About this RNA
This is a predicted structure of a 74-nucleotide RNA (transfer RNA) from Candidatus Woesebacteria bacterium RIFCSPHIGHO2_01_FULL_38_10. It was read from a public genome assembly.
[in-house]
Parts: sequence; C1' cells; structure tokens
RNA sequence: GGACGGUUAGCUCAGCUGGCUAGAGCGUUCGCUUGACGUGCGAAAGGUCGGGGGUUCAAGUCCCUCACCGUCCA
Repeated sequence: GGACGGUUAGCUCAGCUGGCUAGAGCGUUCGCUUGACGUGCGAAAGGUCGGGGGUUCAAGUCCCUCACCGUCCA
C1' cells in the first nucleotide's frame, strides 16, 4: 500500500427485510429474605448506537469519509 471483518450500557454481546419506545447476560444500586455474609426473589439507574456528512416521511440498520482494533495479502 491492498482486501475483508469489527466499533451498540461499566464488561461480554444481540438487534432479521429501514418503521413508532434500543435490548439480553454479567456487574452496580435499592428492597425482601438472613444473626451476618452469600445464594435466591423483586425493582431501579445506566446509551449523543466510534466522529462527521449524505439518502429517506423515517437510519443502530443503506451510502461516503475519517479514526481506532483485528485477520489476511504484498
């Protein structure tokens, strides 16, 4: 330099053919339970969906560009 894949909650990851409100598990906080801790049960908080631009009535999803991570080729 070239090809491909990835970037969504604190962490690991879903999200189909673009559709109204973005989710799960773990973690955190609170409550119940316990003598206490843990386990178990219930609830809550937490997201500019990597940055910018475009298409569209509507974008996490499609297009362009930039950044970063990974694999391969040279």

Rfam family: tRNA. By type it is a transfer RNA. Rfam's curators write: Transfer RNA (tRNA) molecules are approximately 80 nucleotides in length.